[in-house]
The RNA shown here (SAM riboswitch aptamer (S box leader)) has 103 nucleotides and comes from Halobacillus kuroshimensis DSM 18393. The prediction has a mean pLDDT of 79. It was read from a public genome assembly, where an Rfam model found it. NCBI's taxonomy places the organism under Bacteria, Bacillati, Bacillota, Caryophanales, Halobacillus kuroshimensis.
């Protein structure tokens, strides 16, 4: 970096330090966030059963270990299709994020 499968409306930081403007993936509208210190980085603390441990093969169940993860549905729309009565709904794609195999 690309491939392939699977997952998503749930859960979980009013904490300590650093540091100082933009941040929510990128682009476009929208919304919401942030000098009451926000993304980020360190440490704790949580959460969470993808891989993994022990039972056992339906299933439950554990956070010791590899990752992930702690505003908002992946914030929400763009592309198609359905159905509507012009607002909108709902399903599906696309992309991006994770986890595990593979190249």
């Nucleotide at each position: 970096u690309c491939c392939u499968u699977a997952u998503a409306a749930a859960g979980a930081g009013c904490c300590g330090g650093g540091g100082g403007a933009g941040g929510a993936a990128a682009c476009u509208g929208g919304u919401c966030u942030g000098a009451u210190g926000a993304u980020c980085c360190c440490g704790c603390a949580g959460c969470a059963a993808c891989c993994u441990c022990a039972c056992a093969u339906a299933g439950g169940a554990a956070a010791a270990g590899g990752u992930g993860c702690u505003c908002a549905u992946u914030c929400c729309a763009g592309c198609a299709g359905a159905c509507g009565g012009u607002g909108g709904u709902c399903u599906g794609a696309a992309a991006g994020a994770u986890a595990a195999g593979g190249a």